[in-house]
RNAcentral holds the sequence, with entries from ENA. A computed fold for a 1501-nucleotide RNA from an uncultured prokaryote, annotated as small-subunit ribosomal RNA.

RNA sequence: GGUUUGCUCCUGGCUCAGAUUGAACGCUGGCGGCAUGCUUAACACAUGCAAGUCGAACGGUAACAGGGUCUAGCUUGCUAGACCGCUGACGAGUGGCGAACGGGUGAGUAACGCGUAGGGAUCUGCCUUAGAGAGGGGGACAACACGGGGAAACUCGUGCUAAUACCGCAUAUGCUCUUCGGACUAAAGGGGGCCACUAUUUAUAAGCUCUCGCUUUUUGAUUAGCCUGCGUCCGAUUAGCUAGUUGGUAGGGUAAAAGCUUACCAAGGCGACGAUCGGUAGCUGGUCUGAGAGGAUGAUCAGCCACACUGGGACUGAGACACGGCCCAGACUCCUACGGGAGGCAGCAGUGGGGAAUAUUGGACAAUGGGGGCAACCCUGAUCCAGCAAUGCCGCGUGUGUGAAGAAGGCCUGAGGGUUGUAAAGCACUUUCAAUAGGGAAGAAGGUUAGUAUGUUAACAGCGUAUUAUUUUGACGUUAACUAUACAAGAAGCACCGGCUAACUCUGUGCCAGCAGCCGCGGUAAUACAGAGGGUGCAAGCGUUAAUCGGAAUUACUGGGCGUAAAGCGCGCGUAGGCGGUUUAUUAAGUUGGAUGUGAAAGCCCCGGGCUCAACCUGGGAUGGUCAUUCAAAACUGGUAGACUAGAAUGUGAUAGAGGACAGUGGAAUUCCUAGUGUAGCGGUGAAAUGCGUAGAUAUCGGGAGGAACAUCAGUGGCGAAGGCGACUUUCUGGGCUGAUACUGACACUGAGGCGCGAAAGCGUGGGGAGCGAACAGGAUUAGAUACCCUGGUAGUCCACGCUGUAAACGAUGAAAACUAGAUGUCUGGGGGUUUGUCCCUUUAGUGGCGCAGCUAACGCGAUAAGUUUUCCGCCUGGGGAGUACGGCCGCAAGGCUAAAACUCAAAGGAAUUGACGGGGGCCCGCACAAGCGGUGGAGCAUGUGGUUUAAUUCGAUGCAACGCGAAGAACCUUACCUACCCUUGACAUCCUAGGAAUCUGGUAGAGAUACCGGAGUGCCUUCGGGAACCUAGUGACAGGUGCUGCAUGGCUGUCGUCAGCUCGUGUCGUGAGAUGUUGGGUUAAGUCCCGUAACGAGCGCAACCCCUAUCCUUAGUUGCUAGCAUUUAGUUGGGGACUAUAAGGAGACUGCCGGUGACAAACCGGAGGAAGGUGGGGACGACGUCAAGUCAUCAUGGCCCUUACGACCUGGGCUACACACGUGCUACAAUGGGCAGUACAGAGGGAUGCGAAGCCGCGAGGUGGAGCGGACCCCCAGAAAGCUGCCCGUAGUCCGUAAUGGAGUCUGCAACUCGACUCCAUGAAGUCGGAAUCGCUAGUAAUCGCGGAUCAGAAUGCCGCGGUGAAUACGUUCCCGGGCCUUGUACACACCGCCCGUCACACCAUGGGAGUGGAUUGCACCAGAAGUAGGUUGUCUAACUUAGGAGGACGCUUACCACGGUGUGGUUCAUGACUGGGGUGAAGUCGUAACAAGGUAACC
Repeated sequence: GGUUUGCUCCUGGCUCAGAUUGAACGCUGGCGGCAUGCUUAACACAUGCAAGUCGAACGGUAACAGGGUCUAGCUUGCUAGACCGCUGACGAGUGGCGAACGGGUGAGUAACGCGUAGGGAUCUGCCUUAGAGAGGGGGACAACACGGGGAAACUCGUGCUAAUACCGCAUAUGCUCUUCGGACUAAAGGGGGCCACUAUUUAUAAGCUCUCGCUUUUUGAUUAGCCUGCGUCCGAUUAGCUAGUUGGUAGGGUAAAAGCUUACCAAGGCGACGAUCGGUAGCUGGUCUGAGAGGAUGAUCAGCCACACUGGGACUGAGACACGGCCCAGACUCCUACGGGAGGCAGCAGUGGGGAAUAUUGGACAAUGGGGGCAACCCUGAUCCAGCAAUGCCGCGUGUGUGAAGAAGGCCUGAGGGUUGUAAAGCACUUUCAAUAGGGAAGAAGGUUAGUAUGUUAACAGCGUAUUAUUUUGACGUUAACUAUACAAGAAGCACCGGCUAACUCUGUGCCAGCAGCCGCGGUAAUACAGAGGGUGCAAGCGUUAAUCGGAAUUACUGGGCGUAAAGCGCGCGUAGGCGGUUUAUUAAGUUGGAUGUGAAAGCCCCGGGCUCAACCUGGGAUGGUCAUUCAAAACUGGUAGACUAGAAUGUGAUAGAGGACAGUGGAAUUCCUAGUGUAGCGGUGAAAUGCGUAGAUAUCGGGAGGAACAUCAGUGGCGAAGGCGACUUUCUGGGCUGAUACUGACACUGAGGCGCGAAAGCGUGGGGAGCGAACAGGAUUAGAUACCCUGGUAGUCCACGCUGUAAACGAUGAAAACUAGAUGUCUGGGGGUUUGUCCCUUUAGUGGCGCAGCUAACGCGAUAAGUUUUCCGCCUGGGGAGUACGGCCGCAAGGCUAAAACUCAAAGGAAUUGACGGGGGCCCGCACAAGCGGUGGAGCAUGUGGUUUAAUUCGAUGCAACGCGAAGAACCUUACCUACCCUUGACAUCCUAGGAAUCUGGUAGAGAUACCGGAGUGCCUUCGGGAACCUAGUGACAGGUGCUGCAUGGCUGUCGUCAGCUCGUGUCGUGAGAUGUUGGGUUAAGUCCCGUAACGAGCGCAACCCCUAUCCUUAGUUGCUAGCAUUUAGUUGGGGACUAUAAGGAGACUGCCGGUGACAAACCGGAGGAAGGUGGGGACGACGUCAAGUCAUCAUGGCCCUUACGACCUGGGCUACACACGUGCUACAAUGGGCAGUACAGAGGGAUGCGAAGCCGCGAGGUGGAGCGGACCCCCAGAAAGCUGCCCGUAGUCCGUAAUGGAGUCUGCAACUCGACUCCAUGAAGUCGGAAUCGCUAGUAAUCGCGGAUCAGAAUGCCGCGGUGAAUACGUUCCCGGGCCUUGUACACACCGCCCGUCACACCAUGGGAGUGGAUUGCACCAGAAGUAGGUUGUCUAACUUAGGAGGACGCUUACCACGGUGUGGUUCAUGACUGGGGUGAAGUCGUAACAAGGUAACC
């Protein structure tokens, strides 16, 4: 940073970006340098090598070489053989030193193992310092020879022999022991050289000299052993552990202190500051990360430890209980002649195995180092190098410049272009690296040989040191670096591109395939999948996975919290602990400062240096401890000693109180019993029933019994630590508060464990039992009703004693102390004033409601803090699983306390906001209800729809807001559907080519489209090339589609709703979402207006402006009108403008006036005037938005699909079907009617392919006829009807009603069969006012009556208009429906058609119990006892010494200790187990509806 929400703030988890790695995997891969490389099976190992060396310790001579002697062959110096250790050397052996180092690994170990700082009771080969000595003897054993056993390994016997091997003796500077007299204890020689001295023969020997050794003691250094303080993981669901245990004494023992060991004595020692037990782990310097504090880690390098197949043991030795030694036991492997033997790669390579995974059976001792040796030298898988691996770090390269026709190709496109992109090509240049060739550093110091100088010495030998000269030593190595040659030549990938997070388009796919770190993408336009183009990032690498730290202040020491988010123990008393008032002196533990020591090296950091740089290497410095010792300071904390009174406690006087315990007493009420009065019901509910009652209830009255609870007083009143406490009285008793004063002198606060108290329910024993009342029974309700309601009713509720120990035990707020504005109510004390009151002021302790600062995420808290501080305790760390399982403790039981994990989710949650919703509240409106009038629903028909049918019954519309709707009109056409036939640049548009004018018309075939054959016709313009329009044919671009998607869209429309709302700017408030304004008081049809007001203004809506209508005026006078004047059959004509009407313009109505009400307002009520009165009536006009509402079939349009067909033409059919269901209508059921006859009065329309008069014909539809009509009104449609007058009908299936049918016709039209309308004659079905339910309407309205129009050839009961006649009712807003405003609750926001709980069924997952089973580990008891060590023993054997007796040694036997093993019985733990318990997850399963709103019985503990 992302992610909980519609939005916000907070809490809180999950997740990402960073750094890192001994890594692995995927794709890719040019070079070099420097590093690194079995993290797993401490699994098993073939093969080779990894520890030897010394002949200057020794006897020697197996092999090699040199020399000598002899023999033979002969070529007289060659070959062969034998012999000689003479020489160089050397196998095996004796002996010395080394093998205890170096190298590997991390199994074990929670420990003095490691780290750090100390201590003292020790050892120490080689090396060093110093002293002393090294005399004289002896006996063996290997090798070897001979003989024997055995398959082998090996071994036995006899015999010979050397030493620096072994053993005595002497000596003892010293060492050790000591009773201070003394006692005891060593040794080894080897090599080189010399002849001055002595001896003899040149030259040797004695001797001398040098050197390497030897013995003893000592000094030092180094190494090793031991002890101690402090530090060093997790678990208390491990709380007690310990008999050599703790100490002492005395023996023993060790190099050395010590219960190290034995005997005796004492009973100690360790432990909540975590013993014991269990799990895990080598520790450290360091490494990684981090700002740091920390956290994680312990590869490479370095220090320490431990281990060497597993377990035990000792020997040798200076050093081991020994990686490449020994013995025993065990497992495993190998050899075997079956008798017996051999082995130990956690050394370097290498093999198998395991694993995601880790290299060569390489070279060299040239360098560094180690062992042996006088040395040369030998050995050295230590080491130095090379090989393999992008495993990591660092460096370099894959070219540079120029180059626009912005090439081709790719991709996209709005078709113009854009982009890849100066990128490429082309031109010019360079050659690092790699390649080839050439010469060519450093790593080398030394050594040998020969001199010189010097030291030692008798010495010129010899030896040591220094130096000179010569010669010689390199694995790496075809080295590094350099030079030359030639060619841009040989060298770029990987991941990503929805947000976080830098980077976008196309195509494919269609909740499929797939992606995904989190949120999440994908259901036909996917920047999220796959591919492509383009882009971004890093780069010889890039991604992924795993792991650590960080971010995470998400365990908070630095640096968090606990009213409601997770979190204060139910409350108190109090132990340990923590913390603690004022003052004086002292101390110096803490604290502070200085000094000294130490804190290995490497690493990190700083400053230099060397590889061309860097990585890397190298020199110097700095840093680092809760360290140790020491010196000092004395403020603070602590300790010690003393003092004080402000904290705390005690005494004394008052005082309020449902504080507690016990005993007694009281009245009202319920119930029951009894005795009256009294009669048919009572009771109960929403309504009922069960129940009680004629055997006398309920009601009423008298008396009695019994139990429980205490009305009024009574109060955000009192008391108590909390739970809790309520009639009155006695007794006992706790605490508080207050006044004055005395006393103690810090005695205080908190409080892990511990102890006590602790509502209700429950349990035990014994009582009691009136009312109430789980369980239970019955009655209701209900789909069900194991509930809510009713009638009963047992435990229980009450008492005594005992247990339980939990509650939403709440102020959801631990205890104590101090400080920090106010004003106000109440309760208990004290003081003062006083006007004496029901008064005022002040103070203390409680208890409430406001409120400043401050705090808080907000809500809120606010001296009774959730403010500011201090001390102590408890608790929290995402949700679920789960307060569950297991274990332990407690309990009689129920159960309580303590308290996990696997698994699963990306949230769960708090507060506030805006909506929506509520079987929440308030206010208000509407033909919403009510009051009325008339209908629908029943019948027949018309029409639409569903369904069904069909070849097709084309398509759409579907609650209101689809259904006489699109359709203002389907016989063909329309027509989109079906059947059959037929066309393919097409029925329609544009372009090109060729031909032809176009056009009109006849015939034949066919159902027609069409096909064939004719006829007429030759146009217009012209620059004479041709052109325009039209027709035919051809080619390809294209046409065409009522095909799909209204959930890709535009436009249009419906609906809420003509409801009164919806917003904005600025300001203000709030962390914010948001609020305010727009709420409030009035008022209105209205967010209409007024007032108030942190708001002030404004916009879209409302209203008004527009049209029609109602009144009047002015103007006008034609085709209209006609009062008066003429004329007449007739406004016909003259005339007239008065009237009507027409159509232009105006007037009028504004709460303007009066009265009342109201707030002096807005406004309302009433009235006057007026044609009209409070928006006069009607219309048009529809705010922000909602319904993914409707329409791709009006039209337009993206995408997809069809292209000899999903296009086009045409014939016939269908849309008109018909068991049925629904909607909308028409006509009726009749007398307020029907029929017949007569008669009166409209308005608004239409008319040239038209309306069509009079007249005539027909019963009629109609026919004929053709006058008139060209624009308000002339002519026609055109008779208005109801009405009125008269007559008939008389309550009936009718003189009602007309459906349907038969017959006959008319009209339209190419054509009325499927399938038109109308007329006449005949026949005359259902229907007698309509169940549940439901619709419209508030006035010129409903109802009723007719007339006209659009569409249209014809075809309305529909639709749109017009006028005639003309009502009833509205108390009112409780209820139904819809809507508006305010408020409230909310777990809803897809917004109640919401959300959501539990059982059951199915699948999967992890887990608990479980008769048991198998393994690992461990305690106790016992058996057993290899090898070995120590002790005992005289059974056997025995070279050195001996005083000859022995001593000593070996073997044997035996005792103790003890590994492996065995038996029995416990503990812990892992795996598994028929069956079983709950839990989690899962797309649409079943049953109900528990919770969220008063969730429909308030919810919850």